[in-house]
Context: one part of a larger RNA
RNA sequence: UGACGGGGGCUCGCACAAGCGGUGGAGCAUGUGGUUUAAUUCGACGGUACGCGAGGAACCUUACCAAGGCUUGACAUCCUCGGAAUCCGUGAGAAAUCAUGGAGUGCCUUUUAGGAAUCGAGAGACAGGUGCUGCAUGGCUGUCGUCAGCUCGUGCUGUGAAGUGUCGGGUUAAGUCCCUUAACGAGCGCAACCCCUGUUGUAUGUUGUAUUUUCGUACAAGACUGCCCCGGUGACGGGGAGGAAGGUGGGGAUGACGUCUAGUCAGCAUGGCCCUUAUGCCUUGGGCGACACACAUGCUACAAUGGCCGGUACAACGGGUCGCGAAGCCGCAAGGUGGAGCUAAUCCCACAAAACCGGUCCAAGUUCGGAUUGAAGGCUGAAACUCGCCUUCAUGAAGCCGGAAUCGCUAGUAAACGCAUAUCAGCCACGGUGCGUUGAAUACGUUCUCGAGCCUUGUACA
Numbered sequence: 001u002g003a004c005g006g007g008g009g010c011u012c013g014c015a016c017a018a019g020c021g022g023u024g025g026a027g028c029a030u031g032u033g034g035u036u037u038a039a040u041u042c043g044a045c046g047g048u049a050c051g052c053g054a055g056g057a058a059c060c061u062u063a064c065c066a067a068g069g070c071u072u073g074a075c076a077u078c079c080u081c082g083g084a085a086u087c088c089g090u091g092a093g094a095a096a097u098c099a100u101g102g103a104g105u106g107c108c109u110u111u112u113a114g115g116a117a118u119c120g121a122g123a124g125a126c127a128g129g130u131g132c133u134g135c136a137u138g139g140c141u142g143u144c145g146u147c148a149g150c151u152c153g154u155g156c157u158g159u160g161a162a163g164u165g166u167c168g169g170g171u172u173a174a175g176u177c178c179c180u181u182a183a184c185g186a187g188c189g190c191a192a193c194c195c196c197u198g199u200u201g202u203a204u205g206u207u208g209u210a211u212u213u214u215c216g217u218a219c220a221a222g223a224c225u226g227c228c229c230c231g232g233u234g235a236c237g238g239g240g241a242g243g244a245a246g247g248u249g250g251g252g253a254u255g256a257c258g259u260c261u262a263g264u265c266a267g268c269a270u271g272g273c274c275c276u277u278a279u280g281c282c283u284u285g286g287g288c289g290a291c292a293c294a295c296a297u298g299c300u301a302c303a304a305u306g307g308c309c310g311g312u313a314c315a316a317c318g319g320g321u322c323g324c325g326a327a328g329c330c331g332c333a334a335g336g337u338g339g340a341g342c343u344a345a346u347c348c349c350a351c352a353a354a355a356c357c358g359g360u361c362c363a364a365g366u367u368c369g370g371a372u373u374g375a376a377g378g379c380u381g382a383a384a385c386u387c388g389c390c391u392u393c394a395u396g397a398a399g400c401c402g403g404a405a406u407c408g409c410u411a412g413u414a415a416a417c418g419c420a421u422a423u424c425a426g427c428c429a430c431g432g433u434g435c436g437u438u439g440a441a442u443a444c445g446u447u448c449u450c451g452a453g454c455c456u457u458g459u460a461c462a
Stems, first nucleotide, its partner, number of pairs: 001462002003459003007456007015446002019409005026300008034291002042053002064286007073126001077125002079122005086103007107115003128275002131273003137269002139264003142260001144258001149188006155164003168179003194252004199221007224246001227240005289428001302402001306361006318349003323342002328337003368399001373394007415438007
């Protein structure tokens, strides 16, 4: 000087408390461990791994396994030789691949020939490696933490490490600002500048139509403790007016010096090492989907604030030409047919759902719950056996609110409800990211738990 303390003081945070809803029990989905397996590819492991990389594993992906094959190679550059390219068959084979038949002759130039592009054969330089090392690395990322800190120049103090500044008294969300002061200044952080949202004005307007002026776009105004009162030297604090909005209005983006020898050589790049008829490459099939079990994250429930039936209302974000696909018709339905319109404020996806109105069920393992299984179908796709989704009929399991323990949330939040979308042929999405609709309760307080900041104290630790 730090770090640490079951030392002290001050302070903060959904940290506790006060509340609301969950998890832990059930079934299922997904991830992980374990076990199994020819293989169940690899990575991630307290917080900071476990619906994570993966924003789409039937083939492909795919890195794993088995079998069948290739060896200048699936890919790049160079050399030699031959054929234009290309197209259509036949046989063997699971395919890769091998053998073989036919059609076909192009473009440019300085035209017996050469060149460009492309295909095949050959030789070697080389290719190739998701092989190892994240403890050799770049880049990127998580975390402490959007916490308020981390430093520097000069000066001053100290033999020196170093200190001071950055402490103290106040104040703030903040090392924010004020006062004091051997310090005076400065930098990276804080804040502001950026985006969205809430109000108004002006301009403008198609495809939009509210016409009491909605809506889209652009620009501008507006909030600054500006005004008033009180306290204070001040920073500032408390209250008030006006105002759509008040003291950072709400949300986002933005992550200082550094810590964890944190994560990633499998996104990419890259040093070193290793493989080179194989640790490279191609193909078919399988596996990544196994299942005594354990954990994690979710979904659906256990019902009457409910289930079912009928009627009826109100969104926003988005997506669409290899696409979205209307009306009509067929089908109980999934879906089929059809093809209008739309390169979209025009057309379509697209009826939002909970809510509301009426009816029914009457406390039961039920008209709750929907797992599981049988049958019949639909769709995508060469192909749904391993291993897809959806529909209808039948079946109707566990489950009657969950031990110890534990999680989220302070307002348009929690909770509840649906909608859209990326990936995507299809989809194992109950996941992710967004969007709107309905819309609470509680916070006395800081003793305690956890984490953090500042000052101080002890130390046999560095």
Notes:
The part of an RNA shown here (small-subunit ribosomal RNA, 3' major domain) has 462 nucleotides and comes from an uncultured bacterium. Rfam family: Bacterial small subunit ribosomal RNA.